Small-subunit ribosomal RNA from a metagenome, 1384 nucleotides, folded computationally. The sequence is in RNAcentral, with records from SILVA. The coordinates come from a structure-prediction model, not an experiment, and the mean pLDDT is 87.

RNA sequence: GGGUGAGUAACGCGUGAGUAACCUGCCCCCGAAACCGGGAUAACUCCGGGAAACCGGAAUUAAUACCGGAUGUGGUCACCGCUCUGCAUGGAGUGGUAACUGAAGGCCGAAAGGUCAUUCGGGGAGGGGCUCGCGUCCGAUUAGCUAGUUGGCGGGGUCACGGCCCACCAAGGCGAAGAUCGGUAGCUGGUCUGAGGGGAUGGUCAGCCACACUGGGACUGAGACACUGCCCAGACUCCUACGGGAGGCUGCAGUCGAGAAUCUUCCGCAAUGGGCGCAAGCCUGACGGAGCGAUGCCGCGUGGGGGAUGAAGAUCUUCGGAUUGUAAACCCCUGUCACCCGGGACGAAGCAUGUGACGGUACCGGGAGAGGAAGCCACGGCUAACUACGUGCCAGCAGCCGCGGUAAUACGUAGGUGGCGAGCGUUAUUCGGAUUCACUGGGCGUAAAGGGUCCGCAGGGGGUUUGCCAAGUCUGAUGUGAAAGCCCGCGGCUCAACUGCGGAACGGCAUUGGAUACUGGCGGACUAGAGUGCACGAGGGGUGAGUGGAAUUCCUGGUGUAGCGGUGGAAUGCGUAGAUAUCAGGAGGAAUACCGACGGCGAAGGCGGCUCACUGGCGUGCAACUGACCUCAGGGACGAAAGCGUGGGGAGCAAACAGGAUUAGAUACCCUGGUAGUCCACGCUGUAAACGGUGCGCACUAGAUGCAGGCGGAUCUGAUCCCGUCUGUGUCCAAGCUAACGCGUUAAGUGCGCCGCCUGGGGACUACGGUCGCAAGACUAAAACUCAAAGGAAUUGACGGGGGCCCGCACAAGCGGUGGAGCAUGUGGCUCAAUUCGAGGCAACGCGAAGAACCUUACCUGGGCUUGACAUGACCCUGACCGGCGUGGAAACACGUCUUCUCUUCGGAGCAGGGCCACAGGUGCUGCAUGGCUGUCGUCAGCUCGUGUCGUGAGAUGUUCGGUUAAGUCCGGCAACGAGCGCAACCCGUGUCGUCAGUUGCUAACAGGUAAUGCUGAGGACUCUGGCGAGACUGCCCGUGUCAAGCGGGAGGAAGGCGCGGAUGACGUCAAGUCCGUAUGGCCCUUACGCCCAGGGCUGCACACGUGCUACAAUGGGUGGUACAAUGGGACGCAAGACCGCGAGGUGGAGCAAAUCCCCAAAACCGCCCCCAGUUCAGAUUGGAGUCUGCAACUCGACUCCAUGAAGCCGGAAUCGCUAGUAAAGGCGUAUCAGCUACGACGCCUUGAAUACGUUCCCGGGCCUUGUACACACCGCCCGUCACAUCAUGGAAGCCGGCUGCACCCGACACUCUCAAUCCAACCCGCAAGGGAGGUAGGGAACUAAGGUGUGUCCAGUGACUGGGAUGAAGUCGCAACAAGGUA
Repeated sequence: GGGUGAGUAACGCGUGAGUAACCUGCCCCCGAAACCGGGAUAACUCCGGGAAACCGGAAUUAAUACCGGAUGUGGUCACCGCUCUGCAUGGAGUGGUAACUGAAGGCCGAAAGGUCAUUCGGGGAGGGGCUCGCGUCCGAUUAGCUAGUUGGCGGGGUCACGGCCCACCAAGGCGAAGAUCGGUAGCUGGUCUGAGGGGAUGGUCAGCCACACUGGGACUGAGACACUGCCCAGACUCCUACGGGAGGCUGCAGUCGAGAAUCUUCCGCAAUGGGCGCAAGCCUGACGGAGCGAUGCCGCGUGGGGGAUGAAGAUCUUCGGAUUGUAAACCCCUGUCACCCGGGACGAAGCAUGUGACGGUACCGGGAGAGGAAGCCACGGCUAACUACGUGCCAGCAGCCGCGGUAAUACGUAGGUGGCGAGCGUUAUUCGGAUUCACUGGGCGUAAAGGGUCCGCAGGGGGUUUGCCAAGUCUGAUGUGAAAGCCCGCGGCUCAACUGCGGAACGGCAUUGGAUACUGGCGGACUAGAGUGCACGAGGGGUGAGUGGAAUUCCUGGUGUAGCGGUGGAAUGCGUAGAUAUCAGGAGGAAUACCGACGGCGAAGGCGGCUCACUGGCGUGCAACUGACCUCAGGGACGAAAGCGUGGGGAGCAAACAGGAUUAGAUACCCUGGUAGUCCACGCUGUAAACGGUGCGCACUAGAUGCAGGCGGAUCUGAUCCCGUCUGUGUCCAAGCUAACGCGUUAAGUGCGCCGCCUGGGGACUACGGUCGCAAGACUAAAACUCAAAGGAAUUGACGGGGGCCCGCACAAGCGGUGGAGCAUGUGGCUCAAUUCGAGGCAACGCGAAGAACCUUACCUGGGCUUGACAUGACCCUGACCGGCGUGGAAACACGUCUUCUCUUCGGAGCAGGGCCACAGGUGCUGCAUGGCUGUCGUCAGCUCGUGUCGUGAGAUGUUCGGUUAAGUCCGGCAACGAGCGCAACCCGUGUCGUCAGUUGCUAACAGGUAAUGCUGAGGACUCUGGCGAGACUGCCCGUGUCAAGCGGGAGGAAGGCGCGGAUGACGUCAAGUCCGUAUGGCCCUUACGCCCAGGGCUGCACACGUGCUACAAUGGGUGGUACAAUGGGACGCAAGACCGCGAGGUGGAGCAAAUCCCCAAAACCGCCCCCAGUUCAGAUUGGAGUCUGCAACUCGACUCCAUGAAGCCGGAAUCGCUAGUAAAGGCGUAUCAGCUACGACGCCUUGAAUACGUUCCCGGGCCUUGUACACACCGCCCGUCACAUCAUGGAAGCCGGCUGCACCCGACACUCUCAAUCCAACCCGCAAGGGAGGUAGGGAACUAAGGUGUGUCCAGUGACUGGGAUGAAGUCGCAACAAGGUA
């Protein structure tokens, strides 16, 4: 050089300074020098050991290796002077004296000389060490940390300052501006994002730091405590002959493992750079290149133009067509990329020669051919882009809201469309949006949020005036702010990405000059804030002591007797042993009626008989004194009730507890008792809806009015009234504020200062930890997990066991019923081959059914048909069809047979049959796909709109209010003014009169006639019929009322205040009912889910319900007699008179298409019988005999007669209808229909009542208002336990792991010190031997890594069992909350 980010929260990094406390190899400059000697030792050779790594011995030799001496320009150091200088220690320079201190040669050359190297000294450049200011993440559920610790003196050590190290001395040092501890993290230039402030981040590139298997250590060196050096220890891997050895890819490639995932064991030193070398050159996985990967950025292509029978195909379709779509085909072109051929670089230099990995690459020329080159996502809203099919809460989608349960633009597929495009979509992450942590730029009455209150240190903030300073602040200059990046300009690759050059910028820091308004500091002065003083004043302010009266209870005595007490009603309880009641006396405790208030005092909690003592605060007046304060983290004090401790006290009240009630239960609400407690003293606790849900202080900003305390003015004899002012306490309102509600000089307005607090709901006013407490517990306070909300205010509705007002046969007052019986009928259930289907509280159930024996008929069984029972069209064949007959058959039907067309322009047409094709057909499904129609609230009086106004808005107003009405009917008022749909009226019927008309109706008068009858003539008077009119309008009178609307009464009138009845049903509600009336989308069946036929069923019967009929009898039954209607109907009909039959009915048939004829009354009334009985009541049931309809009455018709003669003697709980021609009672008619189950339905007339005090209550409804947690709207919502499942979490005997503190043990290598008997060539003495000096193996000491022992703190994991929590379509028990939620 290259790699990496483990460690590090640190002077590590960034930035700016300092070093007078320092070092510096290679490079540059300057000065000076290199003289004389000496002894060794590798390599190599020989011998030996070892498996190896490697080691030992002997012999020999050289140097720029090593050693001794000399020289000293210089350097260092000691001492003595001098000069200059600095912020301090001090520094620089210079003179003198003494001591100490250097060196090496090589190469070229014949030489001269050159060149490289060597030594000493000075300077430079670049590099480095050390020091300091400032900046640099989270946690206080880490608050105290520290013994070399902090400082000093002396010394050691280092290049260098230093407690860096050591001895001694002193007791300091750090910390709320966050020490220590824990967690996390390399730092920066920059990068991403953002309008910015800011937030996030630190990959590539660049600077710094740290690390090199883990831990420790030093050696060498200019530089290291050293990535590819050394030693030791440890873990791991490898080799081994088991004795010993070797190793460290976080260098480049490559391998393995793990993983969702990350490359070539490439080429070259050609360039740039580095090391060594005089050089040639060698080394260089630094580097230059190439390779792989759409990983990113940039550029380019996949073609361009023309081309409508708008081809085919596909998709959709309203079946016409539309879309894909000029898209394709087809025609004419072009030639990028890729491909082939040819040429071919720059990069290579100061001269010459040489030198290219990339690379035959870029680039240039030529050639061929539309040829080789398009995908991904989305299409419900957000968000750009829609249809079909499939699926059917399944399969699936989903960022949020949410889609899917049979028509899905939301799932899957297809067609089409939208978006982007060599990409597209997803996932993860960051910033943004988010003014949603708010410095820019938020809030706290009710949404989350004011501390329970006060005092108060630190902190923050601070009146008027003046002088000085210049810290903040403003301004100039200088230095720095590396390069790259961002931005601007100009260049280079064809463009761009990329890149070169220049500029700007770098918000900052430092030094220095200047300014002084503001802030600040220091000093002086002031009185407007504040305080003190003096005078006066009000007060349940506090503490202690004393003292009263009323009442409750208890005790004693008197009077007195049977109850008292208590409740919704009772009971428990008390009482004949004398209660309650009452009188007198006594005891004891607690609380202080009236005054009393919307009032007073206090910081809050709170304070209430009276008196005394002590004591705090407040207000007013005066203006004498002082001379500036407010807020307040931590801290301190006070702090209701309950609770706790010790000791007292205990009348009443009263948790717990007991009993009595209530109740399904009632561990409650109610009642009778009753203990803690409530009271006192002392001590704890420290909470609350401690609330004005509103922190404190100061200032400013319209008013009105009440109350409390003071002062002043005016009037005045005084008081009161009146006026002004200060303080306190209320109410209403302006501006303003507020989401709204509301606040509004007592602010929630406008500002300033300070504190506290909030940041989605649940988990959680919790866990763990800590602090406090005797305990109960308090304070502080999370997370996992889970939800798409939780909330506030207001709006419209709906609802309330909320309120007010008012209606309705709603209740009440009445009359008659139902519920009991028998029967009829409908329904449920059961049964069945089928008992077809629908209707289901009111508002299904005598409903669809105004006619089920067949038919109907849709159901079942069986037999049959297949273009069909029915419609339209095309083609082919036939000529009729229909009908008759025969056979089979239950019939349908099948087979056979007979008979048999019309028109014609002669083409054919009509009609019919057969065949074939389109199609028919379906009472099959969906009324939750629909139309239409209907029911219901409800004939209730409501429902809306336009414009205006109010409100941010939903919305309100109008429509509310005062009256009034049957009515949103009308009147009055009113920010409303008008209007629409409803109400009313207009329509029909009915009641009176008039008029017109007069048959089929009528008959008063006249005439005729009959047994009788309007029978006839005649008449229009009457009744009646049916046209047209009149009449009734609160018009008139009285009263009342707002001079109103209207109401009450009266007159007249046939009718009076809507005359009575009908028709008429607002906006809407119930996914109400109906696909089986019809219509109709979709789905389904198609020799059947269609069609025909026979028979059966819809009628089945232990049972239950609804609606009716008939009765239970005397207001009746039987019987005889005698009256009086209306609506209607009648020809396939109604049928008279007559005759027959006991009768149903039959025979027969006048009359009548009908005001003409017919169907045609009953109760009533007048007589008679019955005499209270299961009957002369009642008629079921059953037997027999009949009649009628019909093809046919067995299943399964109606009616008649005879006989039979059941239940039933007025109906439990409960429940229905009706207010007048009504109820009740009586009969009559009609539709359907052959007949009939009709006792039903729809109508008609006859007879014809009773009652309504009144609106408390039940039901339904209307209007206003109130509360709401409801909005599918109270049949709403919703809570807790328990049971089950899943998930996360706390505790827990313990178990296990990690970081780390303290104490001790052991202690490697190395360093340092010391000893050194081992060993040693150089120097000294000596001839030598030898000795000395100096070193050294080795030993010792101190220190120390790893290791060990013990004991702590902290953090994870796990744990039988256990605690709560969360979640989960339809589990259990209750019903706590929301309405007065049924006990606020």